[in-house]
RNA sequence: AAUGUUAAGGGCAAACUUAUCGAAAGAUAGGGACGCAAAGCCACGAGUCUAAGGCACUUAGCUUAGGUGCUAUGACAGUCGGGUUGCCAAAA
Numbered sequence: 001a002a003u004g005u006u007a008a009g010g011g012c013a014a015a016c017u018u019a020u021c022g023a024a025a026g027a028u029a030g031g032g033a034c035g036c037a038a039a040g041c042c043a044c045g046a047g048u049c050u051a052a053g054g055c056a057c058u059u060a061g062c063u064u065a066g067g068u069g070c071u072a073u074g075a076c077a078g079u080c081g082g083g084u085u086g087c088c089a090a091a092a
Base pairs, nucleotide, nucleotide: 003089004088011036012035016031017030018029019028020027021026034078040084041083042082044081045080046079047076048075049074053071054070055069056068057067058066059065060064
């Protein structure tokens, strides 16, 4: 430098659950382990989720309440790609 299992030392933690935050998607912390060699970090490209607000339509109504559709400025790095940093060394 490359590589990554039937070695070792360590690491992370899905579902579910408790608390808190949030309109929601989801996040943080505790419990818990399905898995993970970048399941460390960054929303840059694609993708997915949500729709408070906004816009359009609409119902009742009469200036208010509801419904439907679209929309990210919200979210996901454990969807894929990209960028960036990095622990260990069994075997070859």